[in-house]
RNA sequence: GCCCCGGUAGGGUAGCUUGGAUAUCCUAGAAGCUUGCGGAGCUUCGGACAUGGGUUCGAAUCCCAUCCGGGGCG
Numbered sequence: 001g002c003c004c005c006g007g008u009a010g011g012g013u014a015g016c017u018u019g020g021a022u023a024u025c026c027u028a029g030a031a032g033c034u035u036g037c038g039g040a041g042c043u044u045c046g047g048a049c050a051u052g053g054g055u056u057c058g059a060a061u062c063c064c065a066u067c068c069g070g071g072g073c074g
Base pairs, nucleotide, nucleotide: 001073002072003071004070005069006068007067010027011026012025020057029045030044031043032042033041050066051065052064053063054062
């Protein structure tokens, strides 16, 4: 230098191929119920699409560029 894969809550993960209403689940956190206290259990709440631009009525998803990580070739 070229090619491939990936980047989504504090951590992990689905959704991308096939664009659509409030972005999934687990864990961690907060509150409540429960309990002699705590734990477990149950209920509820808050928290995320790497950055910029484009296409579109509408973008996590499609297109372009850039940044970061991993792998391969030279």
Molecule: transfer RNA
Organism: Thermoplasmatota archaeon